Predicted 3D model of a 99-nucleotide RNA (Bacterial small signal recognition particle RNA) from an Actinomycetota bacterium.
Model confidence (mean pLDDT): 77 of 100.
The sequence was found by an Rfam model in a public genome assembly.
């Protein structure tokens, strides 16, 4: 120096992990300005009865929280992971040849 390999680096994909978003689930969540039911009290009525309706109770919007999810999407200074690739570079084995 030639040839044949291996590893690293690097790239793609997969899987895992982490982070974010979304959806679902759970919880919470409105003094009045959301809903229901509305004691008391109020109003109308001669009465029967009716009306609006505070508190309470129930439900819920937005929002908030979750150490929940075998969902979906996105991201990387993510991994002693897997598969494939790998021009140049780095490390390395074999072999042949030249000086």
């Nucleotide at each position: 120096g030639g040839c044949c390999g291996g590893g690293c680096c690097c790239c793609a994909c997969g899987c895992g992990g982490c982070g974010g978003g979304u959806c679902c689930c759970c919880g919470u969540g409105a003094a009045c300005c959301g809903g229901g039911u509305c004691a008391g009290g109020g109003c109308c009525g001669g009465a029967a009865g009716g009306c609006a309706g505070c508190a309470g109770c129930c439900c819920u919007c937005a929002g908030c929280g979750g150490u929940g999810g075998u969902g979906c999407c996105c991201g990387g200074g993510u991994g002693c992971c897997g598969u494939g690739g790998c021009a140049a570079g780095c490390c390395u084995g074999g072999u042949c040849u030249c000086c």
Rfam family: Bacterial small signal recognition particle RNA. From the family's description: The signal recognition particle (SRP) is a universally conserved ribonucleoprotein involved in the co-translational targeting of proteins to membranes.